Description: The prediction has a mean pLDDT of 86. The part of an RNA shown here (large-subunit ribosomal RNA, domain VI) has 265 nucleotides and comes from a metagenome.
Context: one part of a larger RNA
RNA sequence: CGCACGAAACCUGCGGAGAAUCUUCCUUAGUACGAGAGGAUUGGGAAGGACGUUCCUCUGGUGUCCCAGUUGUCGCGCUAGCGGCUCGGCUGGAUAGCUAAGAACGGAACGGAUAAACGCUGAAAGCAUAUAAGCGUGAAGCCCGCUCCAAGAUAAGGUUUCGUUGGACAAUAGUCCGAAAGUCCCCUGGAAGACGACCAGGUCAAUAGGCCGGAUGUGUACGUGGGGUUAACCCAUUUAGCUAACCGGUACUAACGGACGAACG
Numbered sequence: 001c002g003c004a005c006g007a008a009a010c011c012u013g014c015g016g017a018g019a020a021u022c023u024u025c026c027u028u029a030g031u032a033c034g035a036g037a038g039g040a041u042u043g044g045g046a047a048g049g050a051c052g053u054u055c056c057u058c059u060g061g062u063g064u065c066c067c068a069g070u071u072g073u074c075g076c077g078c079u080a081g082c083g084g085c086u087c088g089g090c091u092g093g094a095u096a097g098c099u100a101a102g103a104a105c106g107g108a109a110c111g112g113a114u115a116a117a118c119g120c121u122g123a124a125a126g127c128a129u130a131u132a133a134g135c136g137u138g139a140a141g142c143c144c145g146c147u148c149c150a151a152g153a154u155a156a157g158g159u160u161u162c163g164u165u166g167g168a169c170a171a172u173a174g175u176c177c178g179a180a181a182g183u184c185c186c187c188u189g190g191a192a193g194a195c196g197a198c199c200a201g202g203u204c205a206a207u208a209g210g211c212c213g214g215a216u217g218u219g220u221a222c223g224u225g226g227g228g229u230u231a232a233c234c235c236a237u238u239u240a241g242c243u244a245a246c247c248g249g250u251a252c253u254a255a256c257g258g259a260c261g262a263a264c265g
Base pairs, nucleotide, nucleotide: 001152005163006162007161008160009159010158011157015149016148017147018146021049022048023047024046025045026044027043033038051106052105053104054103055102059100060099061098062097066093067092068091069090070089072085073084074083075082076081111143112142117137118136119135120134166177167176168175169174182260183259184258185257186202187201188200189199190198207254208253209252210250211249212248213247214246217242218241223237224236225235226234227233
């Protein structure tokens, strides 16, 4: 820009893409077959490999500062307590998120038309013949079925809902203005994201931050009291103190402002 008014939402599916796998074991059955050795077709059931999709409850990883311990040194006048640097100084743990080695699921079944192959009926050709007319069975393959995209499918599809036809000048064409549903810019953000996009919100508000409460993690803070060799350290206060991304609440802070938009093309 188009799709014959302007919008919002939900569909249909022309067509396209993906997937399609393999092995072992049990049973049918030591059966059919075979002199024996050996040893099935088929049907039923189970487990696994690789691959794929989704996810983070569990098992783990990461988690650059969430917690604790601790070396050397410097600083805060000193002590105590903290802070800086030392690979995050080192060490032990660890929330959310992201993850695999972790978890769940998948390949199918049913159906249609067939290939090779096997048949029924059956003439030409009194017989025979699966074929000439006609009718069947039959594969990991084909068409469906499963997942995803999909109406620029220009043959541009469908359904539902929402919004109109007000004014001025011209009075048949036509020009201009206003204005709806709704949308966009902008702003607050996001388990969405390269950027666009997508999604949640914009005061009639819980979108983000802050604050409050909780969860989680760490592991019992500082100070004080007591014990101890006016030691290290231990005990009590204290399942303390602190706590990122998590959960809930609360307008304290920030979501200020602006534009487009309909009867033809």
Notes: Rfam family: Bacterial large subunit ribosomal RNA. Gene Ontology terms of the family: structural constituent of ribosome and ribosome.